[in-house]
Context: one part of a larger RNA
């Protein structure tokens, strides 16, 4: 911009993409078959590999400052307690959320259709024969559907429901121009398991973000004081102190103040 008014929500599916895999074992059955050796079709069941999608409850990884330990050195006057630097975590031990796989769940289902090679039935031309000429059946990981995803710019622009509307001025009276609006939308503002930007989604007086409280979870027993020891150190107070992203609660702070676009009964 179009979809012959302007919108919101929900849909149909032309069409497109994805998937489609394989192995072993057991039963049928040591049966059919075969002199024996060997050893099935059909059908049923159970494991597994690779691949794919999703997720983080479990097992783990990461988690650059969440907790702890610790060396050297500098600083806060000193002790104690802390802070800085030593790779753009000093080193080391752990680790929430998130993101992940090596972890977990699921998938490749059809006693649907039409067919290929091929196998048939009936059957003439051609008194026979012949799957074919008329007619008709079976038959593949392949084709069409079925399964998952996208999808009306499918210009062939579809469908349903709901919402808004007889405004103001100009005018050459045109199905015209301009303006302010309606439903609605955009910007703005607070944000997001959404994201490069954009887009998408939520909120804007309400639990949207932060703060605070509490809980989960992490670390692992704070400082101060007291006790034991000459001391290093250990113990008690005390599952302590501290804590990023998680759950819940709570308007304390900030979502204020606003601006613009957008039909005229088609």
């Nucleotide at each position: 911009c179009g979809u012959a008014a302007g919108a919101g929500c929900a849909u149909u599916g032309a069409g497109a993409g994805g998937a489609g895999c394989c192995u072993u074992c057991c039963c049928u059955a040591g049966u059919a078959c075969g002199a024996g050796a060997g050893g099935a079709c059909c059908g049923g069941g159970a494991a597994g590999g690779a691949c794919g999608c999703a997720c983080c409850g479990c097992u783990g990884g990461u988690g650059u400052a969440c907790c702890u330990g610790u060396u050297a050195u500098c600083g806060u006057g000193c002790c104690a307690a802390c802070g800085g630097u030593a790779u753009a975590c000093g080193c080391a031990g752990g680790g929430u959320a998130g993101c992940c796989a090596u972890g977990u769940g699921c998938g490749g289902a059809g006693c649907g259709g039409a067919u290929a090679a091929c196998c048939g039935c009936u059957g003439a031309a051609a008194g026979c024969a012949u799957c074919u000429a008329a007619g008709u059946g079976g038959g593949a990981a392949g084709c069409c559907c079925a399964c998952c995803u996208c999808a009306a710019g499918a210009u062939g622009a579809g469908u349903g429901c709901u919402c808004u509307c007889a405004c103001u001025g100009g005018g050459u009276u045109a199905g015209c121009c301009a303006g302010g609006u309606a439903a609605g939308g955009u910007c703005a503002c607070g944000g997001g398991a959404a994201g490069a930007u954009u887009a998408c989604c939520c909120g804007u007086u309400a639990a949207u973000a932060g703060a605070u409280g509490u809980c989960a979870g992490g670390u692992g027993g704070a400082a101060g004081u007291c006790c034991a020891g000459c001391a290093a150190u250990g113990g008690a107070u005390g599952u302590a102190g501290c804590c990023g992203a998680g759950g819940c609660a709570c308007a304390c702070u900030a979502a204020c103040a606003g601006a613009c676009c957008g039909a005229g009964g088609g």